Model confidence (mean pLDDT): 87 of 100. This is a predicted structure of a 349-nucleotide part of an RNA (small-subunit ribosomal RNA, central domain) from Pinus albicaulis. The RNAcentral record of the full RNA draws on SILVA. Rfam family: Bacterial small subunit ribosomal RNA.
Context: one part of a larger RNA
C1' cells in the first nucleotide's frame, strides 16, 4: 500500500492565467501496444503445502505429488484503452443582434460638513466627565452672520441588491478599456478539464524618494482612576493615514467549504435577458437560461448542520493532513530593512 481523511477535531494554497503531466464527447474503419484467452518450456535443490513411510511418539529424517504467481516464446480475439484514417455536432470557441452593472485607468466639476485664518455682533465663560481636572478665554473664547484658504471623505439613494479572479469597487460628468449574459442560428469542429514548475495580480501595516498634511490618530506628554495604572476615560499630539515613483508578499486573505463537469423532491423572494398573455403603453401574469437569498424532502453527517450555489451521487485533475517539540533550529533562497518563503531532528507522550 490494497483500503482513510481535508465546513466546525490535523488538513482547500489569497486568487486567477498557464508549460510539462494525468485525464477526456459521438460515428466508422485499421492495428494489435495495453486487455483476454490457449499452448510450450522455464522458475536448481532445500523450504512451505498435500498424501504416504521410518524412528515407542513428537520434534525429526525421507518418499512421491502439486497450486498460485512472474518473465519469455508462440496461436489467436477485437468489446474497451491507446494508435491510424475519415466525418458528425451536443463541449468548447469565433463572427452577428441586443443588454446591465459601484469592473479596470484617466481627465475634469460638485455641494455638505470639519480645521484654520479674516472681518462684524456680543461680553463671561466654554470644553469635557461617572464625577472631575488638565487644557481653553476678558490679548475678547463659546455662540451667531458674512469673506477667504486647505486637505480628506462622498449623506439620502441603498436592497438579504449590482459587479469583479481574489484582494476588491459608490458624489457627477467625459474618454479610454477588459470581462459576463441573453437571443438567433451562421462559421470552425473536441479546439475541451486540470495544473507540478513558472511568471502575473494581491487589504492593512511597514520600508525608500519626493510632496501634501484638514480630521481623526500608534509612539509621546499632562489630566485623572486604582493599592499600583507603562491601561479602559479626558485634554493635547509626532510617524503614518492622502498624492507620485518604486519595494514588501502577509491577513479570522472566511463561505473556515480547491477548480470542472453530469444527475437528483418541492414550493417562495430577489438581479439581468428573452418569449408568450395583457394593453394605446407601462403595470399584471405564466415559462425559459443566467445570477444571488431565505426555507426545506431524499440523501449525507459524530452531531451542529448542509441540501440543484450539496457537505447527495459519481468521474477527471491538483492542492494539503497524521500528538507536542515548531512554523521551531540549521541550511538556503528573497528583501534597502522589517520580514517572507522552504522546513527538521533529539526528546516527550
Nucleotide at each position: 500500500c490494497u483500503g482513510g481523511g481535508c465546513g466546525u477535531a490535523a488538513a482547500g494554497a489569497a486568487u486567477a492565467u498557464g508549460u510539462a503531466u494525468g485525464u477526456g464527447g459521438c460515428u466508422u474503419u485499421u492495428c494489435a501496444a495495453g486487455u483476454c484467452c490457449g499452448c510450450c518450456g522455464u522458475u536448481a535443490a532445500a523450504u512451505u503445502c498435500c498424501a504416504g513411510g521410518g524412528g515407542u511418539c513428537a520434534a525429526c529424517c525421507u518418499u512421491g505429488g502439486a497450486c498460485a504467481g512472474g518473465a519469455g516464446g508462440u496461436a489467436g480475439a477485437a468489446a474497451c484503452u491507446a494508435c491510424c484514417a475519415a466525418g458528425c455536432u451536443g463541449g468548447a470557441g469565433u463572427a452577428c443582434a441586443g443588454u446591465a452593472g459601484g469592473g479596470g485607468c484617466a481627465g475634469a466639476g460638485g455641494g455638505a460638513a470639519u480645521u484654520u485664518u479674516u472681518g462684524g455682533u456680543g461680553g463671561a465663560g466654554c470644553a469635557g466627565u461617572g464625577a472631575a481636572a488638565u487644557g481653553u478665554g476678558u490679548u475678547g473664547a463659546g455662540a451667531u452672520c458674512g469673506g477667504a484658504a486647505a486637505g480628506a471623505a462622498c449623506a439620502c439613494c441603498a436592497a438579504u441588491g449590482a459587479u469583479g479572479a481574489a484582494a476588491g469597487c459608490a458624489c457627477u460628468c467625459u474618454g479610454u478599456u477588459g470581462g459576463g449574459c441573453c437571443g438567433a442560428c451562421a462559421c470552425u469542429g473536441a479546439c475541451a478539464c486540470u495544473g507540478a514548475c513558472a511568471g502575473a495580480u494581491g487589504a492593512a501595516a511597514g520600508c525608500u524618494g519626493g510632496g501634501g498634511g484638514a480630521u481623526a490618530a500608534a509612539a509621546u506628554g499632562g489630566g485623572a482612576u486604582u493599592a499600583g495604572a507603562u491601561a479602559c476615560c479626558g485634554c493635547g499630539g509626532u510617524a503614518g493615514u492622502c498624492c507620485u515613483a518604486g519595494c514588501c508578499a502577509u491577513a479570522a486573505a472566511c463561505g473556515a467549504u480547491g477548480g470542472a463537469u453530469a444527475c437528483u423532491a418541492a414550493g417562495u423572494g430577489u438581479u439581468g435577458u428573452g418569449c408568450g398573455u395583457a394593453u394605446u403603453g407601462a403595470c399584471c401574469u405564466g415559462c425559459a437560461c443566467a445570477g444571488u437569498g431565505a426555507u426545506g424532502u431524499a440523501g449525507c453527517u459524530a452531531a451542529c448542520g448542509u441540501g440543484u450555489u450539496a457537505a447527495c451521487u459519481a468521474u477527471c485533475c491538483c492542492g494539503c493532513c497524521u500528538a507536542g517539540g515548531a512554523g521551531u533550529a540549521c541550511g538556503u533562497u528573497u528583501u534597502c530593512a522589517a520580514u517572507a518563503a522552504u522546513g527538521a531532528a533529539a526528546c516527550u507522550c